A computed fold for a 484-nucleotide part of an RNA from an uncultured bacterium, annotated as small-subunit ribosomal RNA, 5' domain.
Context: one part of a larger RNA
RNA sequence: AACGAACGCUGGCGGCAGGCCUAACACAUGCAAGUCGAACGAGCUGAGACCUUCGGGUCUCGAUGCUAGUGGCGCACGGGUGAGUAACGCGUGGGAACCUACCCUAUAGUACGGAAUAACUGAGGGAAACUUCAGCUAAUACCGUAUACGUCCUCCGGGAGAAAGAUUUAUCGCUAUAGGAUGGGCCCGCGUCUGAUUAGGUAGUUGGUGAGGUAACGGCUCACCAAGCCGACGAUCAGUAGCUGGUCUGAGAGGAUGAUCAGCCACACUGGGACUGAGACACGGCCCAGACUCCUACGGGAGGCAGCAGUGGGGAAUAUUGGACAAUGGGCGAAAGCCUGAUCCAGCCAUGCCGCGUGAGUGAAGAAGGCCUUCGGGUUGUAAAGCUCUUUCGACGGGGACGAUGAUGACGGUACCCGUAUAAGAAGCCCCGGCAAACUUCGUGCCAGCAGCCGCGGUAAUACGAAGGGGGCUAGCGUUGUUC
Repeated sequence: AACGAACGCUGGCGGCAGGCCUAACACAUGCAAGUCGAACGAGCUGAGACCUUCGGGUCUCGAUGCUAGUGGCGCACGGGUGAGUAACGCGUGGGAACCUACCCUAUAGUACGGAAUAACUGAGGGAAACUUCAGCUAAUACCGUAUACGUCCUCCGGGAGAAAGAUUUAUCGCUAUAGGAUGGGCCCGCGUCUGAUUAGGUAGUUGGUGAGGUAACGGCUCACCAAGCCGACGAUCAGUAGCUGGUCUGAGAGGAUGAUCAGCCACACUGGGACUGAGACACGGCCCAGACUCCUACGGGAGGCAGCAGUGGGGAAUAUUGGACAAUGGGCGAAAGCCUGAUCCAGCCAUGCCGCGUGAGUGAAGAAGGCCUUCGGGUUGUAAAGCUCUUUCGACGGGGACGAUGAUGACGGUACCCGUAUAAGAAGCCCCGGCAAACUUCGUGCCAGCAGCCGCGGUAAUACGAAGGGGGCUAGCGUUGUUC
């Protein structure tokens, strides 16, 4: 000098920031990912007509809204955490054998058919979770045929492969191919903690041929062949650790560190696995195993806060079960819009930084009181009182934004402005032997105690305790911890 700090005493206001460093311990409750009716069939609702036992029923509709279901897109982003990882993980500089939904550009198409299935109805099973059978139905769901500018394969003859429609009639879609943009996968050089009281390690191991596999190169995997490969320039093993931009300190070199913000990585109760998909081996998806918790009619089921709040526990220690989608951004949608604990705000905390205030001027009978005293006085001290002013902040009353662009403001009647009243509501903490600014009296008597080091205390203690006085910092001050 610094801090994501804690503790003790004290505490007026505002702005900006920050706030589980410990148990990647366990979690009650609510919310955190939906959306599209301009893809689809249905049901309910609504309007009209008829009937009525006044409960309602039947039919029609181009019209209204709502939805469980099929279907599309999203859910791989955003948000959290740092357990693991000493590694091409990260940083930096290169590389070739790749993929990329939505978006942009260009070219060519969008033809003809078919079979199902949820919803629904009926019948069951089950305590529940859920589930079985039969029947009906639609699509931008699924399948076949045709066609193929360009595409792929080829023995160069040829062969293979696509589509989906909707509506308010102007568009939005769909298919194939090429290019772009963006994002990502892969490889390599260099750099990246400690230990030799860890010296040898390695059989898919190192290389080759062939095959398989992948979006793609490759022992990535497999068969065969060869016996290689790494290592004192520290392999292997063990310990510790997310990495970086940065942050703190320092004149610098360096040392320490990696909270907040930003980039990358890894993880999502523990371990393993794949499915879907452009993209995951997927935090709020699936399957299996395990530990734990919960429900049960004992047959069987359900769950995963390292999302935002919140609870218990651990701990010296870290906040509200708040408001809003108004802004920015994201998902879906043609749009209106819906969703969004991302985000923007508010609440709590002197946790930090910065700013302001707790009054200003005058005032000597140097009042009273306190303390000291050589008893003369000195000091507290212009300090107070008194007199004259001001009203920042706070309080009360009134007005009242920018942020929003035609509408739309959570914040918020907030910021800010005007007015009213009154010095009125607002100072503490540590220290005073030397280092080191600041001294006396009383009490105590090697006791009680102090202490960062030197050291104080055994009857005159500037070092203990108290008082008066003084010094320092100030809404803080001191102590402890850690780093330079």

RNAcentral holds the full RNA, with entries from ENA and SILVA.